Context: one part of a larger RNA
RNA sequence: UGACGGGGGCCCGCACAAGCGGCGGAGCAUGUUGCUUAAUUCGAUGCAACGCGAAGAACCUUACCUGGGUUGAACUACGUGAGAAAAGCGAUAGAGAUAUCGUGUCCUUAGGGGCUCACGAUAGGUGUUGCAUGGCUGUCGUCAGCUCGUGUCGUGAGAUGUUGGGUUAAGUCCCGCAACGAGCGCAACCCUUGCCCUAUGUUACCAGCGGGUCAUGCCGGGGACUCAUGGGGGACUGCCGGUGUCAAACCGGAGGAAGGUGGGGAUGACGUCAAGUCAUCAUGGCCCUUAAGCCCAGGGCUGCAAACAUGCUACAAUGGUCGGUACAGAGGGCGGCGAACCCGCGAGGGGGAGCGAAUCCCACAAAGCCGAUCUCAGUUCGGAUCGCAGUCUGCAACUCGACUGCGUGAAGGUGGAGUCGCUAGUAAUGGCAGAUCAGCAACGCUGCCGUGAAUGCGUUCCCGGGCCUUGUACA
Numbered sequence: 001u002g003a004c005g006g007g008g009g010c011c012c013g014c015a016c017a018a019g020c021g022g023c024g025g026a027g028c029a030u031g032u033u034g035c036u037u038a039a040u041u042c043g044a045u046g047c048a049a050c051g052c053g054a055a056g057a058a059c060c061u062u063a064c065c066u067g068g069g070u071u072g073a074a075c076u077a078c079g080u081g082a083g084a085a086a087a088g089c090g091a092u093a094g095a096g097a098u099a100u101c102g103u104g105u106c107c108u109u110a111g112g113g114g115c116u117c118a119c120g121a122u123a124g125g126u127g128u129u130g131c132a133u134g135g136c137u138g139u140c141g142u143c144a145g146c147u148c149g150u151g152u153c154g155u156g157a158g159a160u161g162u163u164g165g166g167u168u169a170a171g172u173c174c175c176g177c178a179a180c181g182a183g184c185g186c187a188a189c190c191c192u193u194g195c196c197c198u199a200u201g202u203u204a205c206c207a208g209c210g211g212g213u214c215a216u217g218c219c220g221g222g223g224a225c226u227c228a229u230g231g232g233g234g235a236c237u238g239c240c241g242g243u244g245u246c247a248a249a250c251c252g253g254a255g256g257a258a259g260g261u262g263g264g265g266a267u268g269a270c271g272u273c274a275a276g277u278c279a280u281c282a283u284g285g286c287c288c289u290u291a292a293g294c295c296c297a298g299g300g301c302u303g304c305a306a307a308c309a310u311g312c313u314a315c316a317a318u319g320g321u322c323g324g325u326a327c328a329g330a331g332g333g334c335g336g337c338g339a340a341c342c343c344g345c346g347a348g349g350g351g352g353a354g355c356g357a358a359u360c361c362c363a364c365a366a367a368g369c370c371g372a373u374c375u376c377a378g379u380u381c382g383g384a385u386c387g388c389a390g391u392c393u394g395c396a397a398c399u400c401g402a403c404u405g406c407g408u409g410a411a412g413g414u415g416g417a418g419u420c421g422c423u424a425g426u427a428a429u430g431g432c433a434g435a436u437c438a439g440c441a442a443c444g445c446u447g448c449c450g451u452g453a454a455u456g457c458g459u460u461c462c463c464g465g466g467c468c469u470u471g472u473a474c475a
Base pairs, nucleotide, nucleotide: 001475002474003472004471005470007469008468009467010466011465012464013463015459016458019422020421021420022419023418026313027312028311029310030309031308032307033306034304035303042053043052064299065298066297067296068295069294070293072122078120079119080118081117082116083115088103089102090101091100092099093098106113107112124288125287127286128285129284133282134281135277136276137275138273140271145184146183147182148181149180150179151160152159153158164175165174166173190265191264192263193262195233196232197231198230199229200228201227205222206221209220210219211218236259239253240252241251242250243249315415319374320373321372322371323370324369325368331362332361333360336355337354341350342349343348381412386407387406388405389404390403391402392401428451429450430449431448432447433446434445
C1' cells in the first nucleotide's frame, strides 16, 4: 500500500421488510448429468454452465458410428513435360459414391485462354494446446470509481491531491484544506416515447357541401381532424415560499402535456476471474499425410431404472362448454403473401382476383361484453397415453415431422424443507407478429399491443456493493 475480520461509523441496491404471482408436488416439452450404446459428435459447469453455442438434427446440416470407396473432391497459385482428349449427354452395373461403354471434338484480338494426364511443389485436417495468442464476449457493475503532471511531505515503500463539513443517482456540486491543475469514467450530446406549432397531403383521413348504394371514403371534392414524414418549440430548480452557512442543495407550491435525470433504450472507466471461445473467424507451436484428409449409403446426435435446471398445461365456478357481439399495435410477403367463390365435420383441397404493398394479402386479435347451460363431482374440470382413419411439406416422415377427425380418457384436490421474479402502465393476465425455416418437434427466443393491481413502517437482520476508520503473525 492492499486484502481480510462472526471490528466500528456513514450510505446504497426488489438485499431484507411490506405485498402480488410463481418454482419445489402432477403430466408433458426442452437442456444437462448419469447410465446405455457400434455411435449416442463437440463445447459451456457456483453466482457469471444447464429453452446455453443451436434464429430450426428425418436426408443434408454432421463434426460421431458401421459399411462401401478414394489418394486428391473443391478452390487458389506455380513450374516442367506430354497429349489427345475433356466437359456435356445417353446406356449398363451399383445402396450410392463411382466404374465401364457409346456419342462428342472448345474459344481466340493469334500473344494466349480453357481441358486432360504424369511428375514436382503443395493442398486438406471441426486433430491438440483458450495455461502460447489476436479478435469477440461474460462478470463484478451503469457500481462510482481509476489515474496522471507539477508542487509539497517522507531516508524509503509511499502519502497528499481523491481526506474533512454538507449535498447528490453520481469523485454531482458547494465550502474548507499544501496543494494547483488535468485525463479516463458520471452527466450531457444520440435514438425512441409523452404535449404543441408549422410544411406537405397519397396509397392515409372525412368535419362541412354534392352524388350514389342493401351497405362501405364508394365517387366528386375538401386540407379541418386523425395519421404519416420533415422542420421547430417545450423543462432550465427558470418562478414563488420555507430550510440551509449570504453556498451547493433539499422540502412544499404555482403554471404546465410533462418537474426536478419526465419514461425507455443505446452507451460498460482502470482492472478482476491464466473466466469463456483454437468448433465463427484468424493465428504460433505440436501432430496426421494411401489418413486423424476426402466422397457416399444407412444409422446416431431423438437411446432411458434415475437425478437436476428452465418452461408449458392443469388441478376448476373470478371457471368449463355453446351461441351472439366489440376494440389493437408492431411486423412479414414474388421460387412469396394469396382474397372472393366452391368442396370437405376438420387439418386441408380446388380456384386464382389483387399486391414488390400507408393501396392487396397474411388477418377472425384474444381476454372483454351479452345470453344460455353445467352445480362442486376426479366432474361437461384436466388433458397425458394409446387405437383407428386422414391432411400437408418433402426424393423420402420406420427409426424420427407437424397438424386434423373419431374413440380412449392417466396423474393431478394449490404442492415439504427451501427458493425465484417484480416498485407502475410495472407484476399478473390475454392474444398477435417476426427471425431461423421445404416442413417442424416453438410450450423456446425477440418484439408488439389489450386488460391492469397490491405494497413500501423502515434499515435491526440475510446477500452484494461504495466511502472513512481500526486490528492483523496474510500478500